[in-house]
RNA sequence: GCAGCAGCACAGACGGCCGCUGUUCGAGCCGGUCUCCGGGCCGGGUCGAAGAGAGGAAAGUCCGAACUCCGCAGGGCAGUGCGCCGGGUAACGCCCGGUCAGGGCAACCUGAAGGAUCAGUGGCACAGAAAACAUACCGCCCGCCUUCGCGCCGAGGCGCGAAGGCGAGUAAGGGUGAAAAGGUGCGGUAAGAGCGCACCGCGCCGGUGGCAACACGGGUGGCAGGCAAAACCCCGCACGGAGCAAGGCCAAAUAGGGGAGCGAUGGGCGCCUCGGGUGCCUGAAAGGACGGUCCGUCCGAGCUUCCGGGUAGGUCGCUCGAUCCCGUCAGUGAUGACGGGGCUAGAGGAAUGGUCGUCCCGCCGUAGCUCGCCGCGUCAGCGGUGAGCGAAGGCGGACAGAAUUCGGCUUACGGGCUGCUGCGACA
Numbered sequence: 001g002c003a004g005c006a007g008c009a010c011a012g013a014c015g016g017c018c019g020c021u022g023u024u025c026g027a028g029c030c031g032g033u034c035u036c037c038g039g040g041c042c043g044g045g046u047c048g049a050a051g052a053g054a055g056g057a058a059a060g061u062c063c064g065a066a067c068u069c070c071g072c073a074g075g076g077c078a079g080u081g082c083g084c085c086g087g088g089u090a091a092c093g094c095c096c097g098g099u100c101a102g103g104g105c106a107a108c109c110u111g112a113a114g115g116a117u118c119a120g121u122g123g124c125a126c127a128g129a130a131a132a133c134a135u136a137c138c139g140c141c142c143g144c145c146u147u148c149g150c151g152c153c154g155a156g157g158c159g160c161g162a163a164g165g166c167g168a169g170u171a172a173g174g175g176u177g178a179a180a181a182g183g184u185g186c187g188g189u190a191a192g193a194g195c196g197c198a199c200c201g202c203g204c205c206g207g208u209g210g211c212a213a214c215a216c217g218g219g220u221g222g223c224a225g226g227c228a229a230a231a232c233c234c235c236g237c238a239c240g241g242a243g244c245a246a247g248g249c250c251a252a253a254u255a256g257g258g259g260a261g262c263g264a265u266g267g268g269c270g271c272c273u274c275g276g277g278u279g280c281c282u283g284a285a286a287g288g289a290c291g292g293u294c295c296g297u298c299c300g301a302g303c304u305u306c307c308g309g310g311u312a313g314g315u316c317g318c319u320c321g322a323u324c325c326c327g328u329c330a331g332u333g334a335u336g337a338c339g340g341g342g343c344u345a346g347a348g349g350a351a352u353g354g355u356c357g358u359c360c361c362g363c364c365g366u367a368g369c370u371c372g373c374c375g376c377g378u379c380a381g382c383g384g385u386g387a388g389c390g391a392a393g394g395c396g397g398a399c400a401g402a403a404u405u406c407g408g409c410u411u412a413c414g415g416g417c418u419g420c421u422g423c424g425a426c427a
Base pairs, nucleotide, nucleotide: 001423002422003421004420005419006418007417008416010414012359013358014357015356016355017354018353020053021052023050024049025048026047027046029044030043031042032041033040034039055399059410060409062408063407064406065405066404067243068242069241070240079239080238081237082236083235084098085097086096087095088094099113100111101110102109103108114234115233120232121231123227124226137174138173139170140169142167143166144165145164146163147162148161149160150159151158152157153156182200183199184198185197186196187195201223202221203220204219205218207216208215209214247316248315249314250313257307258306259305260304261303262302266282267281268280269279270278271277272276287299288298289297290296323342324341325340326339327338328337329336330335360397361396362395363394364393368389369388370387371386372385373384374383375382376381
């Protein structure tokens, strides 16, 4: 220098001007209410001041919780999720430390990582003989028969070789496939084969180390039988539902519901058969039932008043919390304990912004400077070309916006720092 791996913190800085949203204080205005008429209390908006005001992911809403409401005798089935070991945590499917497997030359990374002999069912396309009770296409080997060729002689057979057929052996080799019933080597055999042996692998039994996963080593058996459980399934563990639009409180107008009281022997005017009857007006109002009439009782449209439920609206929930910062201690670490300090948005269609100046970082780049090469030269230099630095100047500075609150995961995204690995060059 190039390529890469891991971790960490940051998220432009300062100032001027103009704004936005809460909180507190002050001033004055408006409305309501009480009043001992002095004023007090409550609410709203205005002005001024002070102080505060997004993130590492506020995002996706994928896990786990807090909190709230509903549900819930007990047990079983079904369903869902998780699944090596140990630890952390309020909890987790998260994190830390290990083990094993896989990838990378390495730093390091990745893993749904229980069970496929001894629970069971099913599957393995195409190709291939065979995809799992093993089997035999080519091949190899042996025997018999037939034919052919050669050789021999005692003349009818024998020997050797080749081809074909039948029968038997084999699984070394070839071929198919993602995968073919252990691998390599030596011996052995008609050819072969765990047939025998050594090492590796596998099963079983002890040992040593480790909390454990597991590792190392020993003995023993020639040796189970493929893959897939991200097929069903089996084993172990866990699991009620909905979510701040949860939920609590206050509570208008209007229209319903319920209780209490009033509901006029009312008043005025006209007419008549005049101790009464009848019509009209006034009034919120009207009369009805108890055989008729009077008294009385009850009901009643209507009026007054009280209560209750719900809606609009308001308010609480709401931000002090598994909280943040610093330090010490314990621990390899995740994390925990202790001490000190801090308060850091709580809005409710939703504020946290805009602009200007200076500086910072990156890129481009004019003048200029330095270096290399080429050409000319009167050896002062000049011209061309390439690279580096680079006044001025220009462009750019990411992803993205809280909405009850935490712990995680995932996704998006800018440059920086630290440590480490590999390669190359130089000393």